[in-house]
RNA sequence: CCUCUCACCGGCGAUGGAGUUCGCCGUCAAGCGCCGACGAGGCUGAUGACUCCUACGGAUGC
Numbered sequence: 001c002c003u004c005u006c007a008c009c010g011g012c013g014a015u016g017g018a019g020u021u022c023g024c025c026g027u028c029a030a031g032c033g034c035c036g037a038c039g040a041g042g043c044u045g046a047u048g049a050c051u052c053c054u055a056c057g058g059a060u061g062c
Stems, first nucleotide, its partner, number of pairs: 009026005016053006033043003
């Protein structure tokens, strides 16, 4: 100096906050949803997953 592994740390996992957990990445990185003639236009979801809160949407009752 280069490469790999582990630990720690930081970041990321299609729109907010928190906890837990999993995965990924190490800054030229992880990541930046889907359908459609990729045009026109259309669709799902605040989660990677679970729980709670907030916002939004649907149904019912008062």
The prediction has a mean pLDDT of 83. Fluoride riboswitch aptamer (crcB RNA motif) from an Acidobacteriota bacterium, 62 nucleotides, folded computationally.